This is a predicted structure of a 74-nucleotide RNA (transfer RNA) from a Candidatus Woesearchaeota archaeon.
RNA sequence: GCGGAUGUAGCUCAGUUGGUAGAGCGCUAGACUCAUAAUCUAGAGGUCGCCGGUUCAAGUCUCGGCCAUCCGCA
Numbered sequence: 001g002c003g004g005a006u007g008u009a010g011c012u013c014a015g016u017u018g019g020u021a022g023a024g025c026g027c028u029a030g031a032c033u034c035a036u037a038a039u040c041u042a043g044a045g046g047u048c049g050c051c052g053g054u055u056c057a058a059g060u061c062u063c064g065g066c067c068a069u070c071c072g073c074a
Stems, first nucleotide, its partner, number of pairs: 001073007010025004019056001027043005049066004053061001
């Protein structure tokens, strides 16, 4: 340099046919306990990598450009 894959919560990931974004772990508070852990309940936390395009509507598109990581070729 060329080709491909991936990018969603602090971490690991889901997200159907385009229709107002979720789980587990973690975190915070409460319950329980003499206390801690475990368990249970509730809560906080996301410009869906960035900028555009299409669409009434985009995490979602054989859409355009860029960035990061990984793999292959040279």
Notes: RNAcentral holds the sequence, with entries from ENA. Rfam family: tRNA.